[in-house]
Context: one part of a larger RNA
RNA sequence: CGUAGGAGAUUUGAGAGGACCUGACACUAGUACGAGAGGACCGUGUUGGACAGACCUCUAGUGUACCUGUUGUGGCGCCAGCUGCAUCGCAGGGUAGCUAUGUUUGGAAGAGAUAAGCGCUGAAAGCAUCUAAGCGCGAAGCUCACCUCAAGAUGAGAUCUCCUUUAAGGGUCGUUGAAGACUACGACGUUGAUAGGCUGCAGGUGUAAAGGCGGUAACGUCAAAGCCGAGCAGUACUAAUUACCCG
Repeated sequence: CGUAGGAGAUUUGAGAGGACCUGACACUAGUACGAGAGGACCGUGUUGGACAGACCUCUAGUGUACCUGUUGUGGCGCCAGCUGCAUCGCAGGGUAGCUAUGUUUGGAAGAGAUAAGCGCUGAAAGCAUCUAAGCGCGAAGCUCACCUCAAGAUGAGAUCUCCUUUAAGGGUCGUUGAAGACUACGACGUUGAUAGGCUGCAGGUGUAAAGGCGGUAACGUCAAAGCCGAGCAGUACUAAUUACCCG
C1' cells in the first nucleotide's frame, strides 16, 4: 500500500514444512513342520538403542550482584571490627535463570488408491488363460491421518461484536516482562499490585558483631545465629502525573 467505510476479536485452510527409524527378550510353543538335528509364520506383551520435541521435580553443571573460611599487602589513628587490590586473590558451598549427563513425551493405530506379486469370473481361440470387458487382495512407498505455519490464497475468504466523526479504536509517554540486539510482542498506568521498597515465607550459607558466662589460653556457650541476587505471597511507601497526536 492492497484486500472499496473504520475498528476489535475468533477462525476456515488453498498451499508449505516437520515427523516417519530399529534391536532384543518372553508368551503363543519346543506347537506347526521335520526321521532327527533343528525350529517357525500369524498374533500378543515387555524392555532397549539412536533420533527429535518440551521441561528443571529429581541427579549433575554453571551461577564474577548470595554466604562462609583464608593468604599477602594497602587504608579506616591503634586494638577489635571492616574494606580496596592480588584471575571472582585462592578455597568450600549455592537460590533463580540457563542447561544435559537428568525428567518426560513422540514414531502408533486406522482409512483410501496403488507397485511388484497373488487371485475371481472370462472370452477372442467350444479347451486353457489374472485381462481383452468386469471384480478383488496386496508395501516402511503415495493421499489422508499426527505436529507447526498459513487469506499478499491480488482467487486477498468466513463468523461475531463495536463505531458513524469531540466516534470506536490506536499511538506517543511512563512502570515493566518467563518478550527482546533495535523494533516487535505481552502485562500494567491510581477505578492501580506493573517494577522497586518493606513485611512474611521458601531457599542458600552455617552460628554475625557487641557483651555476659566458662577456660591460663586456643576456644566453647548464650545462638538454627547473622547475612542473603533473581523465587512465592501480602502491602500503595516510591515511580507509572498531567497531557498530546492519529483516526